Description: A computed fold for a 507-nucleotide part of an RNA from an uncultured bacterium, annotated as small-subunit ribosomal RNA, 5' domain. The full RNA is in RNAcentral, with records from ENA, Greengenes and SILVA.
[in-house]
Context: one part of a larger RNA
RNA sequence: GGACGAACGCUGGCGGCGUGCUUAAUACAUGCAAGUCGAGCGGAGCUUUAGAUGAAGCUUGCGAUUCUAAAGUCGAGCGGCGGACGGGUGAGUAACGCGUGGGCAAUCUGCCCUCUAGUCUGGGACAACAGUUCGAAAGGACUGCUAACACCGGAUACCGAGAUUCAAUGGCAUCAUGGAAUCUUUAAAGGUUACGCUAGAGGAUGAGCCCGCGUCCCAUUAGCUAGUUGGUGAGGUAACGGCCCACCAAGGCGACGAUGGGUAGCCGACCUGAGAGGGUGAACGGCCACACUGGGACUGAGACACGGCCCAGACUCCUACGGGAGGCAGCAGUAGGGAAUUUUCGGCAAUGGGGGAAACCCUGACCGAGCAACGCCGCGUGAGGGAUGAAGGUCUUCGGAUCGUAAACCUUUGUCUUUGGGGACGAUAAUGACGGUACCCGAGGAGGAAGCCACGGCUAACUACGUGCCAGCAGCCGCGGUAAUACGUAGGUGGCAAGCGUUGUCC
Numbered sequence: 001g002g003a004c005g006a007a008c009g010c011u012g013g014c015g016g017c018g019u020g021c022u023u024a025a026u027a028c029a030u031g032c033a034a035g036u037c038g039a040g041c042g043g044a045g046c047u048u049u050a051g052a053u054g055a056a057g058c059u060u061g062c063g064a065u066u067c068u069a070a071a072g073u074c075g076a077g078c079g080g081c082g083g084a085c086g087g088g089u090g091a092g093u094a095a096c097g098c099g100u101g102g103g104c105a106a107u108c109u110g111c112c113c114u115c116u117a118g119u120c121u122g123g124g125a126c127a128a129c130a131g132u133u134c135g136a137a138a139g140g141a142c143u144g145c146u147a148a149c150a151c152c153g154g155a156u157a158c159c160g161a162g163a164u165u166c167a168a169u170g171g172c173a174u175c176a177u178g179g180a181a182u183c184u185u186u187a188a189a190g191g192u193u194a195c196g197c198u199a200g201a202g203g204a205u206g207a208g209c210c211c212g213c214g215u216c217c218c219a220u221u222a223g224c225u226a227g228u229u230g231g232u233g234a235g236g237u238a239a240c241g242g243c244c245c246a247c248c249a250a251g252g253c254g255a256c257g258a259u260g261g262g263u264a265g266c267c268g269a270c271c272u273g274a275g276a277g278g279g280u281g282a283a284c285g286g287c288c289a290c291a292c293u294g295g296g297a298c299u300g301a302g303a304c305a306c307g308g309c310c311c312a313g314a315c316u317c318c319u320a321c322g323g324g325a326g327g328c329a330g331c332a333g334u335a336g337g338g339a340a341u342u343u344u345c346g347g348c349a350a351u352g353g354g355g356g357a358a359a360c361c362c363u364g365a366c367c368g369a370g371c372a373a374c375g376c377c378g379c380g381u382g383a384g385g386g387a388u389g390a391a392g393g394u395c396u397u398c399g400g401a402u403c404g405u406a407a408a409c410c411u412u413u414g415u416c417u418u419u420g421g422g423g424a425c426g427a428u429a430a431u432g433a434c435g436g437u438a439c440c441c442g443a444g445g446a447g448g449a450a451g452c453c454a455c456g457g458c459u460a461a462c463u464a465c466g467u468g469c470c471a472g473c474a475g476c477c478g479c480g481g482u483a484a485u486a487c488g489u490a491g492g493u494g495g496c497a498a499g500c501g502u503u504g505u506c507c
Stems, first nucleotide, its partner, number of pairs: 001507004006503005013379006019372002021337001026335003030332003035081003040078002043074001045073008057062001088290003097215008107207002112203008120154004129144006160185007168177003190195001216262003223253003228250006235243001265287004269280004292313005315326004343369001345368003351365001352363004382412004392403004416448001417444006426434001451496005456477003462491005472479002
């Protein structure tokens, strides 16, 4: 000098764009953050229409009530898809975690796309519901009824999967590819205007696994290791593998730093620097890990699952004391900690996501607004003229000098501002939270808008008074003990400017 997710002191006009718990991965009141589909199904309720019934009244007929049918809507339930995305955090992790380059002849992939073939025939349940019953509640238990794209048989299945045999081509060792024969074996779901379902091949996307290289400090950590290293067999997985198990062998790693300890999410990037390098890993993007702490599996294409389940633990809450409920490292917000970090806001209008045929519903993702000079950038606080060099302040050698064209005064402008009117783009037909915002036009009026630090040298900028090694200053050298350009105040001056200084950290 530059930089910052900064903080502190003094000061503070406006706008645009960003950024905003770095500390306690501490504890959380309250609200919201993941639902949707009636075009899968039975159906409580409600509304409308039609028909039937027909109390009191009254009898032309109106009409409470009840029943049936149709249409619409729909709480709860069965079922489907989605809750594995999106959002948060950085605790753990020195690791194939990440980065980079490869491999899988050792793998999986819902929804989507292309192609091939099929969608035949039966059955029995369980919720909801009804009844009984237990419990303070949370929530159950028993009996009975019922539907389906829920569940289960049978048929068919070129193909597919598994096993055996034969020969061919290729390769990278195990092998791979396609062909033939035999045996075994597996499907389906309907709804209807559009949509689905099943089997198979391919694609796309996503994921899993393996390997080379790179990835902080300590040797005042030198030896470490029994599933340890390898083999055979069996199991397990989508898949290779001590991944697990039985048996066998005695190996494996290490000064090219094993093991142990400390610290830490990694990268694209960001800061600095001429570069090499050094430092950092906020925001944005990619990957990983975690979701009160520890463990576990279930479902599923995908989880060992933030707002799912089970167990244990700590904590909080409810309780009729028998037993239950909960998890903000989602968005706001609260307490606490701290030098320190925002609104319990608006909207689904846009973009994107889930469901749905769609209308649409949901979406604290997101888009916006609010708060904060926290940062960067832009603008303003007026411009021109104006000497009697006014008054006043300060200094003075008392002559004057200086603040100083500065002010007053004259002329003028209208950015921001105040006010009146118009008024978007973002959405090509409808739909705008932002927003009567941005912007435009008219009018008023210099009116409402400047501070902070420094002035001994480094280092741009000096005098007076006060103080008297005191009070104080200070980045270093050093100032202050009676004329202090170094302390305090004033005038003046210098620097930067809606900021200026200080502190901290990095280069």